Notes
Bacterial RNase P class A from Marinobacterium sp. LSUCC0821, 355 nucleotides, folded computationally. The gene name in the source record is rnpB. It matches the Rfam family "Bacterial RNase P class A". By type it is a ribozyme. Rfam describes the family as follows. Ribonuclease P (RNase P) is a ubiquitous endoribonuclease, found in archaea, bacteria and eukarya as well as chloroplasts and mitochondria. Of the family's consensus pairs, 95% are formed in the model. The RNAcentral record of the sequence draws on ENA and Rfam.
RNA sequence: CGAGUUCACUAGACAGUCGCCGCUUCACUUGUGAAGGGGAGGAAAGUCCGGGCUCCAUAGGGCAAAGUGCCAGAUAACGUCUGGGCGGUGAGAGCCGACGGAAAGUGCAACAGAAAGUAUACCGCCUAAGUAGUCGUAAGAUUGCCGGUAAGGUUGAAAUGGUGCGGUAAGAGCGCACCGCGUGGGUGGCAACACUCCACGGCGAUGGUAAACCCCACUCGGAGCAAGACCAAAUAGGGACCUGUUAGGCGUGGCCCACGCUAGGUCCGGGUAGGUCGCUUGAGGCUAGGAGUGAUCCUAGUCCUAGAUGAAUGACUGUCCACGACAGAACCCGGCUUACCGGUGAGCUCAUCUA
Numbered sequence: 001c002g003a004g005u006u007c008a009c010u011a012g013a014c015a016g017u018c019g020c021c022g023c024u025u026c027a028c029u030u031g032u033g034a035a036g037g038g039g040a041g042g043a044a045a046g047u048c049c050g051g052g053c054u055c056c057a058u059a060g061g062g063c064a065a066a067g068u069g070c071c072a073g074a075u076a077a078c079g080u081c082u083g084g085g086c087g088g089u090g091a092g093a094g095c096c097g098a099c100g101g102a103a104a105g106u107g108c109a110a111c112a113g114a115a116a117g118u119a120u121a122c123c124g125c126c127u128a129a130g131u132a133g134u135c136g137u138a139a140g141a142u143u144g145c146c147g148g149u150a151a152g153g154u155u156g157a158a159a160u161g162g163u164g165c166g167g168u169a170a171g172a173g174c175g176c177a178c179c180g181c182g183u184g185g186g187u188g189g190c191a192a193c194a195c196u197c198c199a200c201g202g203c204g205a206u207g208g209u210a211a212a213c214c215c216c217a218c219u220c221g222g223a224g225c226a227a228g229a230c231c232a233a234a235u236a237g238g239g240a241c242c243u244g245u246u247a248g249g250c251g252u253g254g255c256c257c258a259c260g261c262u263a264g265g266u267c268c269g270g271g272u273a274g275g276u277c278g279c280u281u282g283a284g285g286c287u288a289g290g291a292g293u294g295a296u297c298c299u300a301g302u303c304c305u306a307g308a309u310g311a312a313u314g315a316c317u318g319u320c321c322a323c324g325a326c327a328g329a330a331c332c333c334g335g336c337u338u339a340c341c342g343g344u345g346a347g348c349u350c351a352u353c354u355a
Base pairs, nucleotide, nucleotide: 002350003349004348005347006346007345008344009343010342012320013319014318015317016316017315018314020039021038023036024035025034026033027032028031041326045337046336048335049334050333051332052331053224054223055222056221066219067218068217069216070084071083072082073081074080085099086097087096088095089094100215101214105213106212107209108208122153123152124149125148126147130145131144132143133142134141135140161179162178163177164176165175166174180203181201182200183199184198185197186195187194188193228277229276230275231274238268239267240266241265242264243263248262249261250260251259252258284303285302286301287300288299289298290297291296321324
């Protein structure tokens, strides 16, 4: 200097004017005014996990259903995070992984292929043994049957250890050496697991598939702030007490008749409209010190930082620059995932050049 990788931070700046939603103080005419101060995010998003909180259910336990799944730790909890192991990938820093069990059982594998595990033999290779012919004096040769074989070819996503030597009729872990694999032990590690440690096993043992059923281990009651709690009109309806009794009252109507409707008063409680709370002080932020590789935890000091309910957080003007992405809170918090113009800092890797 270039390319890459990991982590963290930032997300136009300043000033003025006019608004909008809360808070505090003051004033009075009690719902208005004045002053002061606050007002979106790293994802507020998707609503995918986990927890707090609230109500309902619940003696205790189990089944089912659902979920999770290498080991250890962190945490309120998690499917998250940290550290480690194993596998894959990259030249490397790094990145990715539903990563328990296929020796309990069941199932599945289109097409192709001999065969997709109770294994099997199309082409090929072999006639040593058995048997029936033919030729031959004989030795023997040759054909068929019964057979042997899995080295070679052929199929497939996948074919039953690999290479070499020996061996054989031809072959084959049939034998041997090395590599691989399995079982048991030893050593190291809390563990997952590892080992240029030891012994044993020829290895068709034990093929693949469990985001197929299943088995094993663990977790798990349901609904959600429109949860839920409190205050409480008008009208209608309910209850108790008192009064009244076929008269009275009310309506239509100027009045009578007539017609229609109907007891009156007081008190109590439930619910609706509406209002208040829940509502933002919290597994909280910042700073310093300490423990730990780390996630994280402990101690001290300090700070208060949106809270609406038709729902605020906006508009305009000026100056400047690198000309500004994705995007808008609605009970709260921890994560994950997805979107995103750019900028800054730190660690590390690779390549080239110079000393």

Its mean pLDDT, the model's own confidence on a scale to 100, is 75.